[in-house]
Molecule: SAM riboswitch aptamer (S box leader)
Organism: Gracilibacillus boraciitolerans JCM 21714
RNA sequence: AUCUUAUCAAGAGAGGUUUAGGGACUGGCCCGAUGAUACCUCAGCAACCAGCAAGUGAUUGUAUGGUGCUAAUUCCAGAGAAGAUAAGAA
Repeated sequence: AUCUUAUCAAGAGAGGUUUAGGGACUGGCCCGAUGAUACCUCAGCAACCAGCAAGUGAUUGUAUGGUGCUAAUUCCAGAGAAGAUAAGAA
């Protein structure tokens, strides 16, 4: 990078380093030197997979491990056929 399935109106931010862009794309509309983005640390949210507990089972709970996420409905529309994330396959 490709394919399959599921989800995407809920939820959750501080500090340090960096320094001018960022919100995938196009149009809009926003965010940004009162510090964007990226990275790191800590904290938190969630519950996809594994674990653990309950249950005949469907399932429920927990939050130990693997991911993910923590401006705005995936910011709005195109437009769900895209994108993102999880699990699986080749």